This is a predicted structure of a 524-nucleotide part of an RNA (small-subunit ribosomal RNA, 5' domain) from Stygamoeba regulata.
Context: one part of a larger RNA
RNA sequence: GAUUGAACGCUGGCGGCAGGCCUAACACAUGCAAGUCGAGCGGAUGAAGGGAGCUUGCUCCUGGAUUCAGCGGCGGACGGGUGAGUAAUGCCUAGGAAUCUGCCUGGUAGUGGGGGAUAACGUUCCGAAAGGAACGCUAAUACCGCGUACGUCCUACGGGAGAAAGCAGGGGACCUUCGGGCCUUGCGCUAUCAGAUGAGCCUAGGUCGGAUUAGCUAGUUGGUGAGGUAAUGGCUCACCAAGGCGACGAUCCGUAACUGGUCUGAGAGGAUGAUCAGUCACACUGGAACUGAGACACGGUCCAGACUCCUACGGGAGGCAGCAGUGGGGAAUAUUGCACAAUGGGGGAAACCCUGAUGCAGCCAUGCCGCGUGUGUGAAGAAGGCCUUCGGGUUGUAAAGCACUUUCAGUUGUGAGGAAAAGUUAGUAGUUAAUACCUGCUAGCCGUGACGUUAACAACAGAAGAAGCACCGGCUAACUCCGUGCCAGCAGCCGCGGUAAUACGGAGGGUGCGAGCGUUAAUC
Numbered sequence: 001g002a003u004u005g006a007a008c009g010c011u012g013g014c015g016g017c018a019g020g021c022c023u024a025a026c027a028c029a030u031g032c033a034a035g036u037c038g039a040g041c042g043g044a045u046g047a048a049g050g051g052a053g054c055u056u057g058c059u060c061c062u063g064g065a066u067u068c069a070g071c072g073g074c075g076g077a078c079g080g081g082u083g084a085g086u087a088a089u090g091c092c093u094a095g096g097a098a099u100c101u102g103c104c105u106g107g108u109a110g111u112g113g114g115g116g117a118u119a120a121c122g123u124u125c126c127g128a129a130a131g132g133a134a135c136g137c138u139a140a141u142a143c144c145g146c147g148u149a150c151g152u153c154c155u156a157c158g159g160g161a162g163a164a165a166g167c168a169g170g171g172g173a174c175c176u177u178c179g180g181g182c183c184u185u186g187c188g189c190u191a192u193c194a195g196a197u198g199a200g201c202c203u204a205g206g207u208c209g210g211a212u213u214a215g216c217u218a219g220u221u222g223g224u225g226a227g228g229u230a231a232u233g234g235c236u237c238a239c240c241a242a243g244g245c246g247a248c249g250a251u252c253c254g255u256a257a258c259u260g261g262u263c264u265g266a267g268a269g270g271a272u273g274a275u276c277a278g279u280c281a282c283a284c285u286g287g288a289a290c291u292g293a294g295a296c297a298c299g300g301u302c303c304a305g306a307c308u309c310c311u312a313c314g315g316g317a318g319g320c321a322g323c324a325g326u327g328g329g330g331a332a333u334a335u336u337g338c339a340c341a342a343u344g345g346g347g348g349a350a351a352c353c354c355u356g357a358u359g360c361a362g363c364c365a366u367g368c369c370g371c372g373u374g375u376g377u378g379a380a381g382a383a384g385g386c387c388u389u390c391g392g393g394u395u396g397u398a399a400a401g402c403a404c405u406u407u408c409a410g411u412u413g414u415g416a417g418g419a420a421a422a423g424u425u426a427g428u429a430g431u432u433a434a435u436a437c438c439u440g441c442u443a444g445c446c447g448u449g450a451c452g453u454u455a456a457c458a459a460c461a462g463a464a465g466a467a468g469c470a471c472c473g474g475c476u477a478a479c480u481c482c483g484u485g486c487c488a489g490c491a492g493c494c495g496c497g498g499u500a501a502u503a504c505g506g507a508g509g510g511u512g513c514g515a516g517c518g519u520u521a522a523u524c
Stems, first nucleotide, its partner, number of pairs: 001524004006520005013371006019364002021329001026327003030324003035074003040071002043068002049062006081282003090207007099199002104195008112146001114144002121136006152161003166187006174181002208254003215245003220242008257279004261272004284305005307318004335361001337360003343357001344355004374404004384395004408465001410460005418451001423445008468513005473494003479508005489496002
């Protein structure tokens, strides 16, 4: 000199863009952060409307909107947080072969016929609660066989094994038990091939300090066989051999998530890893598996532990390193805000629902950038202050005065863009038996904004509301007076202060930077 996720002191007008627990991976009150589908299913609920009776405001029948728990499906493995652990099962770069991959895209072949349960519900019972038990009833895209098998898998090449589920819209003939069959469209389902995406695995090189850590290793190193896995492999096991690593630093100890990057520097390098992006690890602590395409799963399950809470003492409940917020720690770090309008995600045919992701707003000079706090004129060089050699000098065109201007803030009004959709009507193309339905495209109409009192623009008023901080002995730009008297004090280094202090304190003046300025800490 540059820089910072900074803090502290004094001061503080506005805006834009960014950033904001670096410490206790300490403990957490409260609310929210993952749901959705009735076009998979049986129930419960039963609005509007319609009909009948009439006692004229009720009853009955029909009708099925809406809503609800349960079974079932998909999603809760993404998104969000944190950096404790990890010095290599990690990360980075470059390669590799023995693998899996829901949803998505393309292709091929199918989607036939049956069965038995079970929740919900009802009855009874246990328990303070959490919750649970017995009996009975019922459905499915839940579950299980049978048939079939292009391709698939296994094979001793003879053969053998294995599948499915329906739902919604529309309809001219034909059939009908008036439910529908049948045809067709769309969404599904099964098998399989390929793609894409995602993931698992292997190899090499690189990846902090300590030798006051020199030897380490028994599934250890390799082989054969078997098991296991989606897959290779001591991954596991039986047997056999005695290997493997190490001064090119093994082992041990300490420290630490890694990278793109960031800061500095002419570069080489040094330091660092906040925000943003990629990878990894973790989710009160330790362990384990289940389900699933995917987890050994932050807001799932089980076991153990510590802690907190409830209890009828028998037993139960919980996990903010999600967003806010609280206590604590600390020099130190924000609101228990608004909205799904946009972007994205989950579910759904869709409308739509959910989304503390996200978009915004609030707080903080924490940083960067921009703007303002007036402009011109004005010598009687006013008054006052300070200095003085008492002549004057300086503050100083500075003020006052005169003439203007109105950025920003203030008040009033106008007012984009972020909006594409969705819906509806018409036309047209595809599909089809079909001018239904559905889908695509085009056009018209309608129409969705948290921010928001938006940005921007216009008008109004008036210089009106807006300057401080540090320094002035040398380094280092900037000097005099008074007070003090080795005292009080200053200080980054040299050093000042003991009666004429440009170095302490105050004043006047000056210098530097400026909504900031200094100090401290840290890096180059």

Description:
It matches the Rfam family "Bacterial small subunit ribosomal RNA". Model confidence (mean pLDDT): 86 of 100. The source organism's lineage runs through Eukaryota, Amoebozoa, Discosea, Stygamoebida and Stygamoeba.